RNA sequence: GGAGCAUUAGCUCAGUUGGUUAGAGCCCCCGGCUCAUAACCGGGUGGUCGCUGGUUCAAGUCCAGCAUGCUCCA
Numbered sequence: 001g002g003a004g005c006a007u008u009a010g011c012u013c014a015g016u017u018g019g020u021u022a023g024a025g026c027c028c029c030c031g032g033c034u035c036a037u038a039a040c041c042g043g044g045u046g047g048u049c050g051c052u053g054g055u056u057c058a059a060g061u062c063c064a065g066c067a068u069g070c071u072c073c074a
Stems, first nucleotide, its partner, number of pairs: 001073007010026004019057001028044005050066005
């Protein structure tokens, strides 16, 4: 220098073909259970979908550029 992949909640990730509420597990908080703790059960908080533009009636999803990380080629 060239190419590919990833970026979604505090953490790990799903989200298929663009479509009507953006989710799961863990963590945290509250309650139940227990003499008590853990485990288990129920409920709850938490999001600029990396950033900036574009396409579209509609974008986490498609396109372009940029940023960060990983990998490959030279």
Source information: Transfer RNA from an uncultured Oligoflexia bacterium, 74 nucleotides, folded computationally. The coordinates come from a structure-prediction model, not an experiment, and the mean pLDDT is 81. The sequence was found in a public genome assembly. Rfam family: tRNA. Rfam describes the family as follows. Transfer RNA (tRNA) molecules are approximately 80 nucleotides in length.